The prediction has a mean pLDDT of 78. c-di-GMP-I riboswitch aptamer from an uncultured Clostridia bacterium, 85 nucleotides, folded computationally. Of the family's consensus pairs, 95% are formed in the model.
RNA sequence: CUGGAUAUUUGGCAAACCAUGAGAAAUCAUGGGACGCAAAGCUAUAGGGGCUAAGCACGUUUGUGUAUGCCAGCCAGUUGCGGUU
Numbered sequence: 001c002u003g004g005a006u007a008u009u010u011g012g013c014a015a016a017c018c019a020u021g022a023g024a025a026a027u028c029a030u031g032g033g034a035c036g037c038a039a040a041g042c043u044a045u046a047g048g049g050g051c052u053a054a055g056c057a058c059g060u061u062u063g064u065g066u067a068u069g070c071c072a073g074c075c076a077g078u079u080g081c082g083g084u085u
Stems, first nucleotide, its partner, number of pairs: 004085003012037002017032006035073001041078003047075002049071003055066004
């Protein structure tokens, strides 16, 4: 230096839930809060998958389809710090 594995300490992130706000919704932002995380960093028209359906189309009695709206804490892609062995 490269590859594999990985404990402690320090530091980092923050699920559910609650409050306030945005939104048609999914969901998001901020504060509180910790289930977890060694990439829970980044990437959402140009990998797959999932959620929603305002508008639009069809239908006609509250239905079906559809992303131009979302999810990176589903997989994936990509970048990467320190310690021990």